[in-house]
Overview
This is a predicted structure of a 74-nucleotide RNA (transfer RNA) from a Candidatus Aenigmatarchaeota archaeon.
RNA sequence: GCCCUAGUGGCUCAACCUGGUAGAGCGGCUGUCUCGUAAACAGCAGGUUGUCGGUUCAAAUCCGACCUAGGGCU
Numbered sequence: 001g002c003c004c005u006a007g008u009g010g011c012u013c014a015a016c017c018u019g020g021u022a023g024a025g026c027g028g029c030u031g032u033c034u035c036g037u038a039a040a041c042a043g044c045a046g047g048u049u050g051u052c053g054g055u056u057c058a059a060a061u062c063c064g065a066c067c068u069a070g071g072g073c074u
Stems, first nucleotide, its partner, number of pairs: 001073007010026004020057001028044005050066005
C1' cells in the first nucleotide's frame, strides 16, 4: 500500500442480504412478596445505530470517504 471482518442502551448481541415505529438477555431503578436478604413476579428508565456526506417520500440497512479494532496479502 491492497483486501476481508467488526463498530447498534452500562455489557453481550439481534434487526442489515430483501429500506418502512431500533429490539432481546444480563445489569440499573421502583413496587409486590419476606422478620430480613436473595430468588420470583409486575412495571419503569436508558441507544436517533463509529464520523461525515450522498441516494430516497423514507436509511441501522443502499453508495462514497474517513476513524477505530481484529485478521490476511505484498